[in-house]
Context: one part of a larger RNA
RNA sequence: GGACGAACGCUGGCGGCGUGCUUAACACAUGCAAGUCGAGCGAGGGGUUUCGGCUCCUAGCGGCGAACGGGUGAGUAACACGUGGGCAACUUGCCCUCAGCUCUGGGAUAAGCCGGGGAAACCCGGUCUAAUACCGGAUAUGACAGGCUCCCGCAUGGGGGUGUGUGGAAAGAUUUAUCGGCUGAGGAUGGGCCCGCGGCCUAUCAGCUUGUUGGUGGGGUGAUGGCCUACCAAGGCGACGACGGGUAGCCGGCCUGAGAGGGCGACCGGCCACACUGGGACUGAGACACGGCCCAGACUCCUACGGGAGGCAGCAGUGGGGAAUAUUGCGCAAUGGGCGAAAGCCUGACGCAGCGACGCCGCAUGAGGGAUGACGGCCUUCGGGUUGUAAACCUCUUUCAGCAGGGACGAAUCCGACGGUACCUGCAGAAGAAGCACCGGCCAACUACGUGCCAGCAGCCGCGGUAAUACGUAGGGUGCAAGCGUUGUCC
Numbered sequence: 001g002g003a004c005g006a007a008c009g010c011u012g013g014c015g016g017c018g019u020g021c022u023u024a025a026c027a028c029a030u031g032c033a034a035g036u037c038g039a040g041c042g043a044g045g046g047g048u049u050u051c052g053g054c055u056c057c058u059a060g061c062g063g064c065g066a067a068c069g070g071g072u073g074a075g076u077a078a079c080a081c082g083u084g085g086g087c088a089a090c091u092u093g094c095c096c097u098c099a100g101c102u103c104u105g106g107g108a109u110a111a112g113c114c115g116g117g118g119a120a121a122c123c124c125g126g127u128c129u130a131a132u133a134c135c136g137g138a139u140a141u142g143a144c145a146g147g148c149u150c151c152c153g154c155a156u157g158g159g160g161g162u163g164u165g166u167g168g169a170a171a172g173a174u175u176u177a178u179c180g181g182c183u184g185a186g187g188a189u190g191g192g193c194c195c196g197c198g199g200c201c202u203a204u205c206a207g208c209u210u211g212u213u214g215g216u217g218g219g220g221u222g223a224u225g226g227c228c229u230a231c232c233a234a235g236g237c238g239a240c241g242a243c244g245g246g247u248a249g250c251c252g253g254c255c256u257g258a259g260a261g262g263g264c265g266a267c268c269g270g271c272c273a274c275a276c277u278g279g280g281a282c283u284g285a286g287a288c289a290c291g292g293c294c295c296a297g298a299c300u301c302c303u304a305c306g307g308g309a310g311g312c313a314g315c316a317g318u319g320g321g322g323a324a325u326a327u328u329g330c331g332c333a334a335u336g337g338g339c340g341a342a343a344g345c346c347u348g349a350c351g352c353a354g355c356g357a358c359g360c361c362g363c364a365u366g367a368g369g370g371a372u373g374a375c376g377g378c379c380u381u382c383g384g385g386u387u388g389u390a391a392a393c394c395u396c397u398u399u400c401a402g403c404a405g406g407g408a409c410g411a412a413u414c415c416g417a418c419g420g421u422a423c424c425u426g427c428a429g430a431a432g433a434a435g436c437a438c439c440g441g442c443c444a445a446c447u448a449c450g451u452g453c454c455a456g457c458a459g460c461c462g463c464g465g466u467a468a469u470a471c472g473u474a475g476g477g478u479g480c481a482a483g484c485g486u487u488g489u490c491c
Stems, first nucleotide, its partner, number of pairs: 001491004006487005013363006019356002021321001026319003030316003035064003040061002043058006071274003081198007090191002095187008103137004112127006143166003147162006172179003200246003207237003212234008249271004253264004276297005299310004327353001329352003335349001336347004366396004376387004400432001402427005410418001435480005440461003446475005456463002
């Protein structure tokens, strides 16, 4: 000098765009943050009725979603991340393309009704019923096993044809056109696994290891594998730093620097990990699942003492901690997401608004004239000097703010939270708008008074003990400016 998610002191006019718990991954009152489909199903209820019907709502069964989106950085030194590869060892709901199919039966159950238990949470019994819920049968390219045969490669091997055996599909709805359902192949997208290389400190950590290293059989998985298990062998890693300890999410990037390098990983984007703490599985295409379940623990709450309920590291908000970090706002109008044939519903994602000079950028606080160089202040050698064209005064202008009128784009075609906002026009009047630090040297800017090694200053050198340009005040000056200084951290 530059930089900052900053804080502190003094000061503070406007706007745009950003940005805002770095500390206690501390505890949380309250509201909201994930629903949707009646064009899958029965039932109940409301409105209307010309008793034909029409229409609306939804507790339940069922489907899809809830594994996305949003938060946080605790843990993790690891194939977690980055980069480049591999899978002849895998998977992929919804979407796209192509081919084929959608035949035929059955038994339940929730809701409802009846009854019972409980303070509640909720639970139990009886009875009835539907389905795109559940279970059979048929058919079937495909799967698996073995037979024959062809082609290929990259080591294990991969691909195709044919016929045999085994066990496997489907669902309807609304309405005349669609939306669906099942099987197979391919695609797209997402994911899983494996490997090479790369990126912290410490040797005052030197040896570490028994599922350990490898093999065989088996289990398990979508899949390879010591992932798991039985047996066998005795291996495997290490000064090219194993093992241990400390610290830490990683990257694109950001800051600095001429570069090499150094430091950092806030906002935005990608990946990972976590969701009160620890463990576990269920469902599912996908989870070992933030607003799901079970168990244990700590904590909080309710209770009729028998038993129950909860998890803001979602958005706001509260207490606490702290030098320190915002509104319990508006809207689904846009973009995007879920569901739905659609209308539409939901969406604290998101779009906006609010608060904070926290940062960057832009603008204003007036312009021209005006000397006898007024008054006042300060200094003075008492002549004067300086503040100083500064003011007054004259002539103008009106950005921004104010008042009034008009008033958007963002919306394809209805729909605009923002918003009567931006913007445009008109009106009035210099009117409402300047501070902070410094002035001994480094370093730009000097005098007076007060003080008297006191009070104090200070980044370093050092100032102050009676004339202090170094302390305090004043006048003057210098530098920046809606900021200026100080502190902290990095280069």
Predicted 3D model of a 491-nucleotide part of an RNA (small-subunit ribosomal RNA, 5' domain) from an uncultured Actinomycetes bacterium. The prediction has a mean pLDDT of 88. Rfam family: Bacterial small subunit ribosomal RNA. Its family is annotated with structural constituent of ribosome and ribosome in the Gene Ontology.